[in-house]
Context: one part of a larger RNA
RNA sequence: CGCAAACGGUGGAUGCCUUGGCAGUCAGAGGCGAAGAAGGACGUGGUAGCCUGCGAAAAUCUUCGGGGAGUCGGCAAACAGACUUUGAUCCGGAGGUAUCCGAAUGGGGAAACCCAACCAAUUUAUUGGUUAUUUCAGUAUUUACUGAAAGGCAAACUUAGGGAACUGAAACAUCUAAGUACCUAAAGGAAAAAAAAUCAAAUGAGAUUCCCAGAGUAGUGGCGAGCGAAAUGGGAUUAGUCUUGUAUAUUUUAAUCUAUAUACUAGCCAAAAACUUUGGAAAAAGUUGCCAUAGUAGGUGAUAGCCCUGUAGGUAAAAGCUUAUAGAAAGAACUAGGUAUACGAACAAGUAGAGCGAGACACGAGAAAUCUUGCUUGAACAUGGGGGGACCAUCCUCCAAGACUAAAUACUACUGACUGACCGAUAGUGAACUAGUACCGUGAGGGAAAGGUGAAAAGAACCCUAAUAAAGGGAGUGAAAUAGAACCUGAAACCGUUUGCGU
Numbered sequence: 001c002g003c004a005a006a007c008g009g010u011g012g013a014u015g016c017c018u019u020g021g022c023a024g025u026c027a028g029a030g031g032c033g034a035a036g037a038a039g040g041a042c043g044u045g046g047u048a049g050c051c052u053g054c055g056a057a058a059a060u061c062u063u064c065g066g067g068g069a070g071u072c073g074g075c076a077a078a079c080a081g082a083c084u085u086u087g088a089u090c091c092g093g094a095g096g097u098a099u100c101c102g103a104a105u106g107g108g109g110a111a112a113c114c115c116a117a118c119c120a121a122u123u124u125a126u127u128g129g130u131u132a133u134u135u136c137a138g139u140a141u142u143u144a145c146u147g148a149a150a151g152g153c154a155a156a157c158u159u160a161g162g163g164a165a166c167u168g169a170a171a172c173a174u175c176u177a178a179g180u181a182c183c184u185a186a187a188g189g190a191a192a193a194a195a196a197a198u199c200a201a202a203u204g205a206g207a208u209u210c211c212c213a214g215a216g217u218a219g220u221g222g223c224g225a226g227c228g229a230a231a232u233g234g235g236a237u238u239a240g241u242c243u244u245g246u247a248u249a250u251u252u253u254a255a256u257c258u259a260u261a262u263a264c265u266a267g268c269c270a271a272a273a274a275c276u277u278u279g280g281a282a283a284a285a286g287u288u289g290c291c292a293u294a295g296u297a298g299g300u301g302a303u304a305g306c307c308c309u310g311u312a313g314g315u316a317a318a319a320g321c322u323u324a325u326a327g328a329a330a331g332a333a334c335u336a337g338g339u340a341u342a343c344g345a346a347c348a349a350g351u352a353g354a355g356c357g358a359g360a361c362a363c364g365a366g367a368a369a370u371c372u373u374g375c376u377u378g379a380a381c382a383u384g385g386g387g388g389g390a391c392c393a394u395c396c397u398c399c400a401a402g403a404c405u406a407a408a409u410a411c412u413a414c415u416g417a418c419u420g421a422c423c424g425a426u427a428g429u430g431a432a433c434u435a436g437u438a439c440c441g442u443g444a445g446g447g448a449a450a451g452g453u454g455a456a457a458a459g460a461a462c463c464c465u466a467a468u469a470a471a472g473g474g475a476g477u478g479a480a481a482u483a484g485a486a487c488c489u490g491a492a493a494c495c496g497u498u499u500g501c502g503u
Stems, first nucleotide, its partner, number of pairs: 001502009015488001016452002020423002022420007029412002031153002039101003042055003046079001049075003061095006070083003106115003116131007133150007157188001158186005168175001172222001198205002209236005219227002240404003245343007253336001256328006264320002267315003273288005289306002291295001297309003353377008363389001384399005439446002459487001462474004
């Protein structure tokens, strides 16, 4: 040095576990904000830090309910000191406080800072209040006062205004990608659309929206790549209305209050098992029982219907809020309507259409109807007008140029319950841990690693070696310490010790 065996070291795979994720289902909620939001800065505890909570009234204050013995949030013990059956801590309702920045709004500003004016009050040094812009309304009238509203944030969904390129066409220009990504504006819990100047076809249907079929059909297309309907049928859900007018009369709908019921925001009650054996421990095995409108689930020293929390099933609210019904007073509350009578009307003009140029329609100018409109023009008036895919006639059908409208549909930042032939720490979120942290970058931005002692700390008193260290050996705890905190299991690479054989 090689081979083999045994025993170790190192290392952290594997197995088991789950605090965290992922994907859904059913409900709720669908907003917050000048009454100052979202998000932050700085503070705040008897205590140095981080997280959580809170705001100079600062891990909280008041009050009303619940609850019933311990409590003073977590990492995180210990010490000190308090509170509590005169009901604390804790849970829920309502209120108070709520520094500074931030739409930030008195002016400024390099966010969390600087500098004011006016009014009022007093303890004379402070405290309280007002002072942004825009729009609308009112009053004055000369740029003022009063009142109201808006502004910003938020995951997706929606509508509207703008609007790419990579790519595909095996190159590329029409085309495609795609009206996608992205930007902007605005709104709602949905939005948009909507009660035929619609379709159909010689019979008829009867607003819109969504799904299935029709159908990858008819079409369209450098007839390439590709794009791609509709009628109709079957379902979901169904709902229709108003204005263009004046007078008179009459009436009640919003909101508020009261009562009742109802759901939610804390809770409460809730059945039934013992013995023996093994074991550190019984929920295991054995024996004999019991409950069940409860054998979902989790925990407990191994696997528990009957030990605990719960679960089935019942039940509960001072206060707030949801919905519904009834009643009360008041009588248009930013504008508004209903009913009756009288008279009077009224159906939408720079519109329809045309020419030129574009865009939308599945439809690329095409035979190209239909819809929208930038420029130029420009009718008829129900004895009228539009459409039926060039155009004309006949026929059929409808009535544009005014307005409103629930449901079926889309989405999930958020709340609750539940589910999974989803993951189980190189997986699953980037993040099970101080995670958008540490760290990197001027910045936009990029972005980790890191879980497991034990049933219980019982976390090793005391002794010895050593340097009052690290580390180790005894002792002790424990079922186990080769479970000793570098802690479950502990593979391999890699490094050793001993023995045997070989060289």
A computed fold for a 503-nucleotide part of an RNA from Fastidiosibacteraceae bacterium RS3, annotated as large-subunit ribosomal RNA, domain I. The organism belongs to Fastidiosibacteraceae, within Bacteria. The RNAcentral record of the full RNA draws on ENA. Rfam family: Bacterial large subunit ribosomal RNA.